[in-house]
Molecule: SAM riboswitch aptamer (S box leader)
RNA sequence: CGCUCAUCCAGAGGGGCAGAGGGAUACGGCCCGUUGAAGCCCCGGCAACCCUCCAGCCGGUCUUGCCGCCAGGACGUGGAAACGUCCCGCGCGCGUGAGGCUCCCGGCUAGGGAAGGUGCCAAAUCCGUCUCGUGGCGAGAUGCGCCGCGAGGAAGAUGAGGA
Numbered sequence: 001c002g003c004u005c006a007u008c009c010a011g012a013g014g015g016g017c018a019g020a021g022g023g024a025u026a027c028g029g030c031c032c033g034u035u036g037a038a039g040c041c042c043c044g045g046c047a048a049c050c051c052u053c054c055a056g057c058c059g060g061u062c063u064u065g066c067c068g069c070c071a072g073g074a075c076g077u078g079g080a081a082a083c084g085u086c087c088c089g090c091g092c093g094c095g096u097g098a099g100g101c102u103c104c105c106g107g108c109u110a111g112g113g114a115a116g117g118u119g120c121c122a123a124a125u126c127c128g129u130c131u132c133g134u135g136g137c138g139a140g141a142u143g144c145g146c147c148g149c150g151a152g153g154a155a156g157a158u159g160a161g162g163a
Stems, first nucleotide, its partner, number of pairs: 001162001003161006013043005021032003026129004044121003049117002051113003055109006061100006067093003070089001072087006125155001130152009
């Protein structure tokens, strides 16, 4: 940075300074906060994105068979063009069957580790807002309002990459 991908219902707090706000933004709701908010510092922790170990599977890869294409050769038929049969190639194929997998590369799944780079340590990203579906109520309603539920989106956060 109007870029890409993944994740976001789990988990993890004490102290010091500070002194009134905070939960991204707007609105609504609901919370946290003078039993001390934001911010800064110290220590501790959580997690496992990057990193790393192991196992399995798949692909690349290797061997081999078949099929198709292309190139070449021999023979046969034929005036020729051509057609047929056989042979052949370090040739080609996001064609295909079987087998191997020592080493190397990539992917997926399950499990383990935690030194380092980030991140995080109230509440689902605290909840809603937009779209679709759906349940209930409002005397009836394909409409409207209210209260819910499910799926998706938008926005945001974090990481890994890209420009």